Predicted 3D model of a 1471-nucleotide RNA (small-subunit ribosomal RNA) from a metagenome. It matches the Rfam family "Bacterial small subunit ribosomal RNA". Its family is annotated with ribosome and structural constituent of ribosome in the Gene Ontology. The coordinates come from a structure-prediction model, not an experiment, and the mean pLDDT is 84.
[in-house]
RNA sequence: AGAGUUUGAUCCUGGCUCAGAACGAACGUUGGCGGGAUGUUUUAAGCAUGCAAGUCGAGCGGUAGUCUUCGGACGAGAGCGGCGAACGGGUGAGUAACACGUAGGUUAUCUGCCCCGUAGACUGGGAUAGCCACUGGAAACAGUGAUUAAUACCGGAUGUGAUCGCAAGAUCAAAGGCGCGUUUGCGCCGCUACGGGAUGAGCCUGCGUCCUAUUAGCUUGUUGGUGGGGUAAUGGCCUACCAAGGCGAUGAUAGGUAGCCGACCUGAGAGGGUGAUCGGCCACAUUGGGACUGAGACACGGCCCAGACUCCUACGGGAGGCAGCAGCUGAGAAUAUUACGCAAUGGGCGAAAGCCUGACGUAGCAAUCCCGCGUGGAUGAUGAAGGCCUUCGGGUUGUAAAAUCCUUUCGGCAUGGAAGAAUAAACUAAUAUGAAAUGUAUUGGAGAUGACUGUACAUGCAGAAGAAGCACCGGCUAAUUACGUGCCAGCAGCCGCGGUAAUACGUAGGGUGCUAACGUUGUUCGGAUUCACUGGGCGUAAAGGGUAUGUAGGCGGCCGAUUUAGUUAGUGGUGCAAUCCCGGGGCUCAACCCCGGACCUGCCAUUAAUACUGGUUGGCUAGAGUUGUUGAUAUAGGUAGCAGGAAUUCCAGGUGUAGGAGUGAAAUCUGUAGAUAUCUGGAGGAACACCAAUGGCGAAGGCAAGCUACUGGGUGACGACUGACGCUGAGGUACGAGAGCUAGGGUAGCGAACGGGAUUAGAGACCCCGGUAGUCCUAGCCGUAAACGUUGUAUACUGGUUUUAUGGGUUUUUAUUAAUCUGUGAAACGUAGCUAACGCGAUAAGUAUACCGCCUGGGGAGUAUGCACGCAAGUGUGAAACUCAAAGGAAUUGACGGGGGCUCGCACAAGCGGUGGAGCAUGUGGUUUAAUUCGAUGAUACGCGAAGAACCUCACCCGGGCUUGAACGUGUAGUGACAGCCGGUUAAAGCCGGUCUCCCUUCGGGGCACUAUGCGAGGUGCUGCAUGGUUGUCGUCAGCUCGUGUUGUGAAAUGUUGGGUUAAGUCCCGCAACGAGCGCAACCCUUAUCCUAUGUUGCUAGUCCACUUCGGUGGAAAGGACUCUUAGGAGACUGCCUUGGUUAACGAGGAGGAAGGUGGGGAUGACGUCAAAUCCUCAUGGCCCUUAUGUCCGGGGCUACACACGUGCUACAAUGGGAAGUACAAAGGGACGCAAAACCGCGAGGUUUAGCAAAUCCCAAAAAACUUUCCUCAGUUCGGAUUGCAGUCUGCAACUCGACUGCAUGAAGUUGGAAUCGCUAGUAAUCACAGAUCAGCAUGCUGUGGUGUAUACGUUCUCGAGCCUUGUACACACCGCCCGUCACACCACCCGAGUUGGAAGUACCCGAAGUCGUCAUACUAACCGCAAGGGAGGAGAUGCCGAAGGUACUUUUAAUAAGGAGGGUGAAGUC
Repeated sequence: AGAGUUUGAUCCUGGCUCAGAACGAACGUUGGCGGGAUGUUUUAAGCAUGCAAGUCGAGCGGUAGUCUUCGGACGAGAGCGGCGAACGGGUGAGUAACACGUAGGUUAUCUGCCCCGUAGACUGGGAUAGCCACUGGAAACAGUGAUUAAUACCGGAUGUGAUCGCAAGAUCAAAGGCGCGUUUGCGCCGCUACGGGAUGAGCCUGCGUCCUAUUAGCUUGUUGGUGGGGUAAUGGCCUACCAAGGCGAUGAUAGGUAGCCGACCUGAGAGGGUGAUCGGCCACAUUGGGACUGAGACACGGCCCAGACUCCUACGGGAGGCAGCAGCUGAGAAUAUUACGCAAUGGGCGAAAGCCUGACGUAGCAAUCCCGCGUGGAUGAUGAAGGCCUUCGGGUUGUAAAAUCCUUUCGGCAUGGAAGAAUAAACUAAUAUGAAAUGUAUUGGAGAUGACUGUACAUGCAGAAGAAGCACCGGCUAAUUACGUGCCAGCAGCCGCGGUAAUACGUAGGGUGCUAACGUUGUUCGGAUUCACUGGGCGUAAAGGGUAUGUAGGCGGCCGAUUUAGUUAGUGGUGCAAUCCCGGGGCUCAACCCCGGACCUGCCAUUAAUACUGGUUGGCUAGAGUUGUUGAUAUAGGUAGCAGGAAUUCCAGGUGUAGGAGUGAAAUCUGUAGAUAUCUGGAGGAACACCAAUGGCGAAGGCAAGCUACUGGGUGACGACUGACGCUGAGGUACGAGAGCUAGGGUAGCGAACGGGAUUAGAGACCCCGGUAGUCCUAGCCGUAAACGUUGUAUACUGGUUUUAUGGGUUUUUAUUAAUCUGUGAAACGUAGCUAACGCGAUAAGUAUACCGCCUGGGGAGUAUGCACGCAAGUGUGAAACUCAAAGGAAUUGACGGGGGCUCGCACAAGCGGUGGAGCAUGUGGUUUAAUUCGAUGAUACGCGAAGAACCUCACCCGGGCUUGAACGUGUAGUGACAGCCGGUUAAAGCCGGUCUCCCUUCGGGGCACUAUGCGAGGUGCUGCAUGGUUGUCGUCAGCUCGUGUUGUGAAAUGUUGGGUUAAGUCCCGCAACGAGCGCAACCCUUAUCCUAUGUUGCUAGUCCACUUCGGUGGAAAGGACUCUUAGGAGACUGCCUUGGUUAACGAGGAGGAAGGUGGGGAUGACGUCAAAUCCUCAUGGCCCUUAUGUCCGGGGCUACACACGUGCUACAAUGGGAAGUACAAAGGGACGCAAAACCGCGAGGUUUAGCAAAUCCCAAAAAACUUUCCUCAGUUCGGAUUGCAGUCUGCAACUCGACUGCAUGAAGUUGGAAUCGCUAGUAAUCACAGAUCAGCAUGCUGUGGUGUAUACGUUCUCGAGCCUUGUACACACCGCCCGUCACACCACCCGAGUUGGAAGUACCCGAAGUCGUCAUACUAACCGCAAGGGAGGAGAUGCCGAAGGUACUUUUAAUAAGGAGGGUGAAGUC
């Protein structure tokens, strides 16, 4: 410090997620030791038991008891009294508050114990508890009588002093005990009054201190005053009266949540979160209320009352309060011992010893956290064994182990053994005090005491001995293989893995990370600049309010003076300690602890400065405004009125006759009752053609014929005046299209709804015929729009160019005008700059300032609910649950479009011939079957794999056999024949039996064969979606790319686009491109012409010979002329001419030429697409079978047959069929072959064998054609299916199931619906020939030649393709994407007759305890009084207030509910 995730890819916006740190944690797996910390975050739920606050006999009376020398001594417990119990300890319920923090105030206060100072402590009195006696009660406890003490209580004196008062004056105290000495003392501890201090506390104030406005108004003791009361003290704190105030948008009131802080966690910081342990403050102590005592409480271990709960009870009545320490129950994911000790530190009491102390010190439990240590170290390669992987070679685990040598921390055993302890009493020394002293004070000496604990630590002993796990390994993110599984089981923080080769699931090997821990979950901060102060945005991503006006508020021009509030600097106080940081020190180190420094960024006070901001004050004119020139100017600015012309419709009349209207085409409609058309006249309403524009005006909405009146704003020129009067603007107010609403008018045209006609699968639409609200006017409401420039208002600044509207100035023109300068508006382009890009660009989206509004992922949702407004419609404000990992912007490349442009192709058109109908052949589907083996399935499967299924083929079915195997390689052993032959059995394979006894040799052996055995086999079994190779298709379409450069943030672009041209990305020109590659073309083969060479088996003009039917045939020598064969060349290149074109490329025409513009044909198939086809050609990974999915054999099947489709053949006839005759090819094949001739057979063929391994011989007859003749339009002399009989050939074998022949039979079919196919010239069509496969078997396939047309205007349409451009929400790319209802399941929410709780408020009732007040009742020791009595006191009664409780009503919140509404999610449902 970043990363992953939206896309085919890119940039941006934007959310989600991850890596870090932390924790009072929990859970899972694992677990050796020690140190230091921490440990009910949940039910402020309830608690058994024990302990947590006592102490003082030197304040008092005094007992039981014990001891006794019998004198006495000691004296528990209880009681009176004093001090303490208000500290310490716990908890965080309440509290949004002077509770807390910080800084101050208190002249408005108190303060026990402590310290200092001043003064005192005199003299009397009456009670009371205890004890004793008696009584009541279950108990708790209570009562009566008698008696007694005090540092308990009370009176008097004194008055340093204090309080009150102007003063006079009045009022207010006290207590003793112990020690010593003894006598008027001294000391110590106490006591009283006052003053001061210290400490602690009370009260007041400034500032700070969470969320909600879907809480906007709150308040009657309320705000203030006066009198009184009350308090330690101010104060409505309380009360009576008076006034009517007080608080609030700078957020009152209400609601929700919460103890606050030092600090802790995180963060670079600013911030954000938290408030455990430790420290400060506050609040509380079962719930609510109340006071008493006291220095201090409204009191955790005190009291009274009320409520709930628990316990005891004799039922009458009593007792209790763990949020003290342990512990229990409960709740919960979850949190410890009913321990030891007062040894230390601290606290209470005491003169002290001492006692008490669950504060505290320690130990125990828990890996809860932090820190430290160990689980061994060194050497050790045969790289052991085992495991795992493997390409079978090896690799890895791995120096790891074993083995050798060494060490002994920790743990174990044993021995020794600290520090924490300071000092107290009593003793002693010195000093001070004092007249002196046993004293008192200070200082020193010596002086008991350890829970932890036999602990820390040290030493010794033995022995590597007792001590390693957890998570992860697809990317983020360090680290991989095998097996299992097969969208299953499962994983997952996000993206996402898993559907038979999973680096993502599970296991194993290996690896990576951390390590006594490791992971997971939860929470917080970070990353997140994702609420942006530091540090974001708003044209299109979320986001500018519809517009203006203006209140509060914020901000504000120039020059002075003054002030010093803000601001800046210095100083002082405070900011507790601890923490953090730095430097030291102590535990072996560290954690931890100790010391010092710094920090505590703050607040207060004070001093100084005065630039800026603010306040006050004086000026100025540049901002703003007013006014003058009865000034100028443009204008659909507004309101009211007046009065226009064109058109539509309607009405009346005339002319006139059959249609009109309407549409893609029609129909509804209208018209002979006279329409439409046309002419004349009239009525009425609405809107204003041309001008007209990128124009004008207005704040926006908006505004359009003309004229008049009233009226608003803008602008320019030259002056004058005011003197900052300004800008913005939360709320508020006004205006605000259209639609809609209310009331009343109006209604020509148009026209929601509605009716009808069409269209359509349907048509709730588009089209047509009608038509009501409405549109118009008046008065009111509504208050919203894509109210948009999707751009808030104002001001300033920052290159230009062009146009336009309207002012002014200058120059110019006779004039119209033209040029130029300067304002105010409206537009187009564009520099810098900005922007994610698109784009904006002086009218900014640039550079800045001021103020307002608004945004923070998508959906849910502008929904629900509440409130406000509205007559209603609805509007404004405006959530959450839940759900997703995206949603989105701009641009890029493709693909697509019933978008556009250009251009091709038998694509259409123009033609010729077919298919689709018939019969048959063949292939496929389907069906059937024991099996009908398998594959191919739109184009790109279907006479396809198959260039040939009777057996074989063969993979399928039935049956019979074999098992290292039918074939093959190799090793070992044996044999020499188990081979071969013969026989039996069998359907065959096989099995069984008999016979026979190999060859070579260098004698070692080898070859061959067999048997046994071992290792390999074998598989047309699966996966073409694991693959290679091969192939189809787009498509022989003209495209597909790269390097460098350049442009762009980038994906990408450019090049390859543009203008021409071509069959072509073919070529030319231009151009930020320049070049190159794969394709195109050419090079190759063939064909068409010629030349040269060659000359047999080919050819033959002439010569010779022979034969002859006189046509010629055969042979010989000869020849190369010709045909031909095979080689090598020539030729064609837009080369030449004319013309067009950019003097180009190229095109058109022509000449010559066998051939002319790639001459015809073939081979040749770019980058890629279709997970296209093929594991059954072959090869091959993986999986599967191994007495079978291998292999051998016999038979069957692949040939089935209601049917459907494809491809063909033959036909339907006269351009034909039959018969007879007569011509002309090319290219092929031939020895397991082709076979002449001859003979036989009607024929298929047979017999026989000349020739030929072929330019020689054979297949071999070419057929259509041509000539002659018959048939004469019919189911025929067309057509040949089907069937019967008889045969031929091949072959072990033609039944299932071959081909052919002869005779006989003679079916459908008379040119084929919708639809559809091929073909542009030697082509279509038609005719035959040959070959491969092959024993035999083509109507198929591949070749060959013969005869040989028609048509193409053209590119509108169909299909396909190419280039450019455009739109896109598509990118598995239109066979895409995607919307809503319905049905089903689940989820959360809303409404809901209601029901049940909680909280709060108001009014009233009742009214405990208790303070305060009142009192006629009864009672009473201290004082006064001779007495009567007085004063005073409490008791009792009563009044106000008053908790809980009750009644009524209201508000709010939560849970629940029949039913209802919408929403979200869900792999294959419906429309």